[in-house]
RNA sequence: GCUGAUGUAGCUCAAACGGCAGAGCGGCUGCCUUGUAAGCAGCAGGUUAUGAGGUCGAGACUCAUCAUCAGCU
Numbered sequence: 001g002c003u004g005a006u007g008u009a010g011c012u013c014a015a016a017c018g019g020c021a022g023a024g025c026g027g028c029u030g031c032c033u034u035g036u037a038a039g040c041a042g043c044a045g046g047u048u049a050u051g052a053g054g055u056c057g058a059g060a061c062u063c064a065u066c067a068u069c070a071g072c073u
Base pairs, nucleotide, nucleotide: 001072002071003070004069005068006067007066010025011024012023013022019056027043028042029041030040031039049065050064051063052062053061
């Protein structure tokens, strides 16, 4: 230099053909307990890497860029 894959909550990952952004773990609050853990109930937490395009509508499609990983030279 070229090609491909990946990028979504603090972490690990979902979200079929475009149509309400979710789960587990973690965090916080409450219940339970003499107390802690465990258990139960609830709550918060997102510029879906960045920018643009197309669409009534994008996490998803198109283009460019960035980061990581792999391959080729």
A computed fold for a 73-nucleotide RNA from a Gammaproteobacteria bacterium, annotated as transfer RNA. The coordinates come from a structure-prediction model, not an experiment, and the mean pLDDT is 80. Lineage of the source: Bacteria > Pseudomonadati > Pseudomonadota > Gammaproteobacteria. The sequence is in RNAcentral, with records from ENA. Its Rfam family is "tRNA". Rfam classes the family as a transfer RNA. Its family is annotated with triplet codon-amino acid adaptor activity in the Gene Ontology.